[in-house]
RNA sequence: UUGCCAUCAAGAGACGACGGAGGGAUUGGCCCGAUGAUGCCGCAGCAACCUUUCAGAUAAUGAAGACGGUGCUAAAUCCAACAGUGCAAACUGGAAGAUGGGUA
Numbered sequence: 001u002u003g004c005c006a007u008c009a010a011g012a013g014a015c016g017a018c019g020g021a022g023g024g025a026u027u028g029g030c031c032c033g034a035u036g037a038u039g040c041c042g043c044a045g046c047a048a049c050c051u052u053u054c055a056g057a058u059a060a061u062g063a064a065g066a067c068g069g070u071g072c073u074a075a076a077u078c079c080a081a082c083a084g085u086g087c088a089a090a091c092u093g094g095a096a097g098a099u100g101g102g103u104a
């Protein structure tokens, strides 16, 4: 990187150092940002994908845990985008994206 599977309305930063202009993937909207965002490092935290223990039938599944590998800590993946239903508001599904696991 390819394709596969699972999840994405819960939760967790009013922290410190550096730095100095854009950032929230794309487009539109709407937001965040010199009262210093985004980023990066540290610390702290959340969660429970991998993982550990127990039950179960070595299954499905359920309960508990958090040493370790990831991940995450503005806004539903911030909203919409394509299709269907609908007078509309809106709803459902998909696409795209993100994260994890395993595959070649």
Stems, first nucleotide, its partner, number of pairs: 001104001004101005013043001015042002018039001022032003026081004044073003049069002051065005077096001082093004